Description: A computed fold for a 349-nucleotide part of an RNA from an uncultured bacterium, annotated as small-subunit ribosomal RNA, central domain.
Context: one part of a larger RNA
RNA sequence: CUGGGCGUAAAGGGCGCGUAGGCGGAUGGUACAGUCAGAUGUGAAAUUCCCGGGCUCAACCUGGGGGCUGCAUUUGAUACGUAUGAUCUUGAGUGGGGAAGAGGGUCGUGGAAUUCCCAGUGUAGAGGUGAAAUUCGUAGAUAUUGGGAAGAACACCGGUGGCGAAGGCGGCGACCUGGUCCUUUACUGACGCUGAGGCGCGAAAGCGUGGGGAGCAAACAGGAUUAGAUACCCUGGUAGUCCACGCCGUAAACGAUGUGUGCUAGAUGUUGGGCGACCGUGUCGUUCAGUGUCGUAGCUAACGCGUUAAGCACACCGCCUGGGGAGUACGGCCGCAAGGUUAAAACUC
Numbered sequence: 001c002u003g004g005g006c007g008u009a010a011a012g013g014g015c016g017c018g019u020a021g022g023c024g025g026a027u028g029g030u031a032c033a034g035u036c037a038g039a040u041g042u043g044a045a046a047u048u049c050c051c052g053g054g055c056u057c058a059a060c061c062u063g064g065g066g067g068c069u070g071c072a073u074u075u076g077a078u079a080c081g082u083a084u085g086a087u088c089u090u091g092a093g094u095g096g097g098g099a100a101g102a103g104g105g106u107c108g109u110g111g112a113a114u115u116c117c118c119a120g121u122g123u124a125g126a127g128g129u130g131a132a133a134u135u136c137g138u139a140g141a142u143a144u145u146g147g148g149a150a151g152a153a154c155a156c157c158g159g160u161g162g163c164g165a166a167g168g169c170g171g172c173g174a175c176c177u178g179g180u181c182c183u184u185u186a187c188u189g190a191c192g193c194u195g196a197g198g199c200g201c202g203a204a205a206g207c208g209u210g211g212g213g214a215g216c217a218a219a220c221a222g223g224a225u226u227a228g229a230u231a232c233c234c235u236g237g238u239a240g241u242c243c244a245c246g247c248c249g250u251a252a253a254c255g256a257u258g259u260g261u262g263c264u265a266g267a268u269g270u271u272g273g274g275c276g277a278c279c280g281u282g283u284c285g286u287u288c289a290g291u292g293u294c295g296u297a298g299c300u301a302a303c304g305c306g307u308u309a310a311g312c313a314c315a316c317c318g319c320c321u322g323g324g325g326a327g328u329a330c331g332g333c334c335g336c337a338a339g340g341u342u343a344a345a346a347c348u349c
Base pairs, nucleotide, nucleotide: 003321004320005319006318007303008302012317014201015200016199017198021194022193023192025088026087027086029084030083031082032081034080035077036076037075038074039073040072041071042070049065050064051063052062053061054060091191092188093187094186095184096183097182098181099180103177104176105175106174107173108172109171110154114150115149116148117147118146119145120144121143125136126135162169163168206247207246208245209244210243211242215241216240220236221235222234223233258316259315260314261313262312263311266294267293268292269291270290271289272288273287274286275285276284277283278282298305299304322349323348324347331342332341333340334339
């Protein structure tokens, strides 16, 4: 470079915004780089191919022809395409009217539970396990009643329910704020899709500074178990878990399935809207947008997927190319560090 691929065999970037670039709706006009057709010039010879000729044949040598798929100039064509200007509304967006929601941020607030403290009642056990022991308790524990303090998480509702680009989001209230859906077709008039670099967001753990610390709990200590037990079980317990600010930038960051658009049987459940019908508490039909199950055609190595495609196509990006060595070494960039990212080779099977 070309081909074939990327749910599970190697392979979709963790997710978004967006630069360059690539690609791009309908109608008619003009022009013509691209595109197509003709002509002219050039495309050396040798080589290759075809028809002949010469060495006894062949290799070899040689005559003629064809070809040299290209380039340039020029004359035309204008469907596609490009440029330009005009018009349009289906793509995209805006306005009007509605709707749902754990979407995000800040402040406040509630009850249950847990632990601790104080006081009352009360007495010998409590706790824990397969069984025990470490542990707590006559300096009064456990249990129970009243009062107080603290931190963290929000039972029921709760649902293959909802929202968000992903990570993720769940008591209640207020304020600030993002997105989505339905409806109306009033407005703009292709303003679109994708997106190398870039920028931003990004669970948990970890790091820095300062707070906080109830419960839980790496490390650690002890008790058991065991041949041993650096474990599983038990009693304790520090970082951490929580908050603010700043870093880290990784995950089975998963639907192991990139984003966008169009097309291609149905059935059934559910969430949010709209419309219509009916004896209207409601039910039924229909139509958008989501979220599930089953399934036709088709696809698939099979499993399975199947209008939420892994079907049929197009546009753009990312990635793969036997196993190990290795997501390692070296170098670069980033980071306080831990490390991250980019990323080989020898050798070996």
RNAcentral holds the full RNA, with entries from ENA, Greengenes and SILVA. Its mean pLDDT, the model's own confidence on a scale to 100, is 89.